[in-house]
Context: one part of a larger RNA
RNA sequence: CGAACGCUGGCGGCGUGCUUAACACACGCAAGUCGAACGGUGAAGCCUGCUUCGGUGGGUGGAUCAGUGGCGAACGGGUGAGUAACACGUGAGUAACCUGUCCUUGACUUUGGGAUAAGCCUGGGAAACCGGGGCUAAUACCGGAUACUCACCGCGUCCCGCAUGGGAUGCGGUGGAAAGCUCCGACGGUCAGGGAUGGGCCCGCGGCCUAUCAGCUUGUUGGUGGGGUGAUGGCCUACCAAGGCGACGACGGGUAGCCGGCCUGAGAGGGCGACCGGCCACACUGGGACUGAGACACGGCCCAGACUCCUACGGGAGGCAGCAGUGGGGAAUCUUGCGCAAUGGGCGGAAGCCUGACGCAGCGACGCCGCGUGGGGGAUGACGGCCUUCGGGUUGUAAACCUCUUUCAGCAUCGACGAAGCCGUGAGGUGACGGUAGGUGCAGAAGAAGCUCCGGCUGACUACGUGCCAGCAGCCGCGGUAAGACGUAGGGAGCGAGCGUUGUCC
Numbered sequence: 001c002g003a004a005c006g007c008u009g010g011c012g013g014c015g016u017g018c019u020u021a022a023c024a025c026a027c028g029c030a031a032g033u034c035g036a037a038c039g040g041u042g043a044a045g046c047c048u049g050c051u052u053c054g055g056u057g058g059g060u061g062g063a064u065c066a067g068u069g070g071c072g073a074a075c076g077g078g079u080g081a082g083u084a085a086c087a088c089g090u091g092a093g094u095a096a097c098c099u100g101u102c103c104u105u106g107a108c109u110u111u112g113g114g115a116u117a118a119g120c121c122u123g124g125g126a127a128a129c130c131g132g133g134g135c136u137a138a139u140a141c142c143g144g145a146u147a148c149u150c151a152c153c154g155c156g157u158c159c160c161g162c163a164u165g166g167g168a169u170g171c172g173g174u175g176g177a178a179a180g181c182u183c184c185g186a187c188g189g190u191c192a193g194g195g196a197u198g199g200g201c202c203c204g205c206g207g208c209c210u211a212u213c214a215g216c217u218u219g220u221u222g223g224u225g226g227g228g229u230g231a232u233g234g235c236c237u238a239c240c241a242a243g244g245c246g247a248c249g250a251c252g253g254g255u256a257g258c259c260g261g262c263c264u265g266a267g268a269g270g271g272c273g274a275c276c277g278g279c280c281a282c283a284c285u286g287g288g289a290c291u292g293a294g295a296c297a298c299g300g301c302c303c304a305g306a307c308u309c310c311u312a313c314g315g316g317a318g319g320c321a322g323c324a325g326u327g328g329g330g331a332a333u334c335u336u337g338c339g340c341a342a343u344g345g346g347c348g349g350a351a352g353c354c355u356g357a358c359g360c361a362g363c364g365a366c367g368c369c370g371c372g373u374g375g376g377g378g379a380u381g382a383c384g385g386c387c388u389u390c391g392g393g394u395u396g397u398a399a400a401c402c403u404c405u406u407u408c409a410g411c412a413u414c415g416a417c418g419a420a421g422c423c424g425u426g427a428g429g430u431g432a433c434g435g436u437a438g439g440u441g442c443a444g445a446a447g448a449a450g451c452u453c454c455g456g457c458u459g460a461c462u463a464c465g466u467g468c469c470a471g472c473a474g475c476c477g478c479g480g481u482a483a484g485a486c487g488u489a490g491g492g493a494g495c496g497a498g499c500g501u502u503g504u505c506c
Stems, first nucleotide, its partner, number of pairs: 001503001003502005010371006016364002018329001023327003028323002032071003037068002040065001045060006078282003088206004093201002097199002102195008110144004120133005150175011180187001208254003215245003220242008257279004261272004284305005307318004335361001337360003343357001344355004374404004384395004408447001410442005418433001421430003450495005455476003461490005471478002
């Protein structure tokens, strides 16, 4: 130290847990929401007509359901494969740019139209699903009007800048908007300016190994025209020129996500980049675009490939590097748990719904920290063990015994903060964790100690067994008949719910 292994193991708090196969994945869940955009479907309840008292018709009411439409799904979550690069860090630039929702300022919200899904009728298919006919709505789609500031073109005036150039303003022309719903409180729609936030692009500098890689390069380096983009650019294309890079290490090879930080060290430095935070990249492998403010999109689409599954053999379905979980690999790394109560996110006017983000719980001495396994007294120095010069020594106040205490665990009982919030007109409702933490009471020393070492380094010694055997070992080295070094025992030393070993870094 994200450790593993051996022996051992009482409690709690806070952390932390696939470093290996970016290997393959059964099953469940992880992104929905809005009826205050729209047409349908219409349950309960209420009112009412009929009734054979079973029901049935109408109205109201709106639960619910799929569909059209809107917003979200580009966040959040995972992983580190690739990448030596403007990827990252830091400092600048953008007069070369974009930015949904939010804030702010000004103006507007006008008039028409044609469809289509759902539902209805019907056909094909094993399925996935696909087709035909006729009907219908909108904040869906498409025209017209108006629009100062907007866009483009032309002609002026003024100001400014580091170059290309930028800003303000005037005239003319061309072009461009909108959507409603309604419970009357609201919520929306369009254009233009500013802000905020988020991003794109460009540049200086900085951070691995290798010269047993010395030359590299043809869109290559530059120019002109064009294309493309929100935007600069050889980004792309045609033509023209022949350039560009390199011992200040190009090109090639190897390795690697980068940083804040973490470990170590007096520092300088060295090593590392797990958890947490920022950025980047990836989402079965490779390629591609669509939609959109934003993607070239983990739980979207298309194509190709490998793999798996279903099939009526015609054809289809899938992507855990989300949370759990399984197999495999491995020395090795957890529950197919609870809850949206809190924090945060999406949608909604709200109620609310969704949320494996998150909050919690579970497992593992994996780490750190705290606590306990009792305190005092007690010698004739008991018994037993071991040693012995047989006198004794030692284990040792250790035990027994007397007395005291009750942390923690146990039992009983009370029982939170987290919610001064949120919801509701009000009454009132609302906690996963949790009957948890904590408080009080009860009983009794009662339930709780091991591991390594003892030749020198290095704290700690004797006996027996063994006899270069069996074995030990970090280095030096021990063992061949009295071994403080092997094995066992007694004793001792050191740490202690841990102790040793191994690996790795300083």
This is a predicted structure of a 506-nucleotide part of an RNA (small-subunit ribosomal RNA, 5' domain) from an uncultured bacterium.
RNAcentral holds the full RNA, with entries from ENA.